[in-house]
Context: one part of a larger RNA
Molecule: small-subunit ribosomal RNA, 5' domain
Organism: uncultured bacterium
RNA sequence: GAUGAACGCUAGCGGCAGGCCUAACACAUGCAAGUCGAGGGGCAGCACAGGUAGCAAUACCGGGUGGCGACCGGCGCACGGGUGCGUAACGCGUAUGCAACCUGCCCAUUCCCGGGGGAUAGCCCGCCGAAAGGCGGAUUAAUACCCCAUGGCCCCUACCGCCCGCAUGGGCGGAAGGGUAAAGCUCCGGCGGGAAUGGAUGGGCAUGCGUGCCAUUAGCUGGUUGGUGGGGUAACGGCCCACCAAGGCUACGAUGGCUAGGGGGUCUGAGAGGAUGGUCCCCCACACUGGUACUGAGACACGGACCAGACUCCUACGGGAGGCAGCAGUGAGGAAUAUUGGUCAAUGGGCGGAAGCCUGAACCAGCCAUGCCGCGUGCAUGACGACGGCCCUACGGGUUGUAAACUGCUUUUCCGGGGGAAGAAUAAGGCCCAUGCGUGGGCCGAUCCCGGUAACCCCGGGGAUAAGGAUCGGCUAACUCCGUGCCCAGCAGCCGCGGUAAAUACGGAGGAUCCUAGCGUAUC
Repeated sequence: GAUGAACGCUAGCGGCAGGCCUAACACAUGCAAGUCGAGGGGCAGCACAGGUAGCAAUACCGGGUGGCGACCGGCGCACGGGUGCGUAACGCGUAUGCAACCUGCCCAUUCCCGGGGGAUAGCCCGCCGAAAGGCGGAUUAAUACCCCAUGGCCCCUACCGCCCGCAUGGGCGGAAGGGUAAAGCUCCGGCGGGAAUGGAUGGGCAUGCGUGCCAUUAGCUGGUUGGUGGGGUAACGGCCCACCAAGGCUACGAUGGCUAGGGGGUCUGAGAGGAUGGUCCCCCACACUGGUACUGAGACACGGACCAGACUCCUACGGGAGGCAGCAGUGAGGAAUAUUGGUCAAUGGGCGGAAGCCUGAACCAGCCAUGCCGCGUGCAUGACGACGGCCCUACGGGUUGUAAACUGCUUUUCCGGGGGAAGAAUAAGGCCCAUGCGUGGGCCGAUCCCGGUAACCCCGGGGAUAAGGAUCGGCUAACUCCGUGCCCAGCAGCCGCGGUAAAUACGGAGGAUCCUAGCGUAUC
């Protein structure tokens, strides 16, 4: 000097930040991912028309309307949020490469959207089951699924021509054969659909260099190293396979063991360096443990699926359910780490044409002196230097000490009252301008604030509501008295104190010193 700190004593306020470092231990409960009716069949519940019955209350009918449970379908759920287990590795950092690659939504350009078909959820009927759930029958829709057509600078296979390149080769063109598209809705404004090329963004892969400790680890290796041919992938590759060859790595540290997520950074230091990787940002890995794929533009998928395992729960004993390293919260562990809070107002995300819905992301609030910063606990005057002191004293006095009282002043804070911004921008819609379109710009434009009785300002009241901790032998700023003295009781970071004439080092007191809402201890 530092700290994600903890402990002891103490504690008035505010701003900003931080807050399970241990058991990647186990988890009760709630919430954390939905949305679209302008894709679809529909209508369980709610509301409103309408109809029937009734004097009425009301009852029944009723997809006609607002809407909408469940269902099919689309997009999202691969983001956002958490954790640091594993990993010494192309994991990360940095610099390159892909003539070896993919990319939903978005942007640009070109072209297209013709015809047909069969199902299946839901609903209905029946059955099984305690439940979770399942089975059968009948019927139905679509932007769900399938077929045909048309078709492109598409793809595959071999070939030809031109141009180009760092080997394999790349680009363009031609021709033969082969494969492959589409969807509608509508409030008529629009929103969508298919193919292709390019862009943007995001990713995949490869390579050079760098990136712990142990040699008391010296040899390691059979898909191992390479080739040929194939399979597989978006793509290269022993990635996988068959065959062939016998290679490959290693003292410039292979292999093995131990430890560890990496970086930007952070702390320290004059620097070189040392230590570290919490909060924030980027990358990686993981989601009870292990494995596997499915769907998809993207996953081998935290709040998806399947299998196995351990554990917990339900059960009618036949069988089922679950995964907080999301936000809160509980138990346990520990020296130790918070609320089962509010709001979608802002920022951002998903869906939607929009209104809007969802959002424990986020923004706020709560708790904790955990840290940093700021403020306060009054200011002035006041001596005869009052009283008191289990303070000292050479008994004269000294000290506490301008300290108090007293007098005057002030009101930050506090209490009471009043006022009070900004954060709110916009959307739908309308108008204007530019524009070939898409669209861009400007103006108008209802409503909307969790926090919040907020911040801040003004008025009134009254010195009121607010000081401690450690130390005082030397290092090291600060000294006397009393007690104890059986090196006892005790102190101590180091040196060292304590055994009586007498402890500035033990315990108490008075005084002093240092820091101050903190002060000490501890750790590095």